Context: one part of a larger RNA
RNA sequence: CGUUGCAGGCUUGAAAGGACUUCUCCCUAGUACGAGAGGAUUGGGAGGGACGCACCCCUGGUGAUUCGGUUGCAUCGCUCGAUGCAUCGCCGAGUAGCUACGUGCGGCAGGGAUAACCGCUGAAAGCAUCUAAGCGGGAAGCUCCCCUUGAGAUGAGGCCUGCUUGUAGCAAUACGUGAGACCCCUGGAAGACGACCAGGUUGAUCGGACGCGCGUGUAAGGACAGAAAUGUCUUCAGCGGAGCGUUACGAACGGU
Numbered sequence: 001c002g003u004u005g006c007a008g009g010c011u012u013g014a015a016a017g018g019a020c021u022u023c024u025c026c027c028u029a030g031u032a033c034g035a036g037a038g039g040a041u042u043g044g045g046a047g048g049g050a051c052g053c054a055c056c057c058c059u060g061g062u063g064a065u066u067c068g069g070u071u072g073c074a075u076c077g078c079u080c081g082a083u084g085c086a087u088c089g090c091c092g093a094g095u096a097g098c099u100a101c102g103u104g105c106g107g108c109a110g111g112g113a114u115a116a117c118c119g120c121u122g123a124a125a126g127c128a129u130c131u132a133a134g135c136g137g138g139a140a141g142c143u144c145c146c147c148u149u150g151a152g153a154u155g156a157g158g159c160c161u162g163c164u165u166g167u168a169g170c171a172a173u174a175c176g177u178g179a180g181a182c183c184c185c186u187g188g189a190a191g192a193c194g195a196c197c198a199g200g201u202u203g204a205u206c207g208g209a210c211g212c213g214c215g216u217g218u219a220a221g222g223a224c225a226g227a228a229a230u231g232u233c234u235u236c237a238g239c240g241g242a243g244c245g246u247u248a249c250g251a252a253c254g255g256u
Base pairs, nucleotide, nucleotide: 001152005163006162007161008160009159010158011157015149016148017147018146021049022048023047024046025045026044027043033038051106052105053104054103055102059100060099061098062097066093067092068091069090070089071086072085073084074083075082076081110144111143112142117137118136119135120134166175167174168173181256182255183254184200185199186198187197188196205251206250207249208247209246210245211244212243214240215239216238221234222233223232224231225230
């Protein structure tokens, strides 16, 4: 832009894609078979491999924007306490997110038409013959069933709901209005960019603040004990990114 007003929601399914895998063990049964060695068909059950999809509750990884320990040097005049640099200086942990080594699920069953093949009835050809007429069975394959996309399927479908439709003109059409849409802005478990989604004061969209959770592990200062290193108390403290909420304090202005 189209789909012949606009918007929201729910659908039909033309078509396309994906998946449809494999092993071992147990019972049937040490049975059938076989001199023995060996050892089933069939039916039932159990557990795996690889692969695929989803997720982060558990177990782990990462987590250079979190906390702590610690070495050397420098700086803040010194002490104390901090900061900077040294691979994030090194080391110990680690929320969210992202993840696999983690967790859950999947390939089941069934229908239809068939291939090779196996048949029924059956003539041409008094017989025979699955085939010539006719009728069955028969594959991990085809198709439906399962999963995903899907009406730009221009053949543009269907249903429900809400809002909207003026002037001029015979008409074609022109110009507007409106429903509505867009730019712009605040953002996002959405994202290369567009797009998508949530919001824009009739507002919890982001930030801040507050509360909670979670991480780290008991801050600084002071007091006490000790010769000191250091320890104890104040103190499960202090500090803190992403998590869950509450709250208009800041920012969602302004335009077409």
Description: Predicted 3D model of a 256-nucleotide part of an RNA (large-subunit ribosomal RNA, domain VI) from Methylomonas sp. NCBI's taxonomy places the organism under Bacteria, Pseudomonadati, Pseudomonadota, Methylococcales, Methylomonas. The RNAcentral record of the full RNA draws on ENA. The prediction has a mean pLDDT of 87.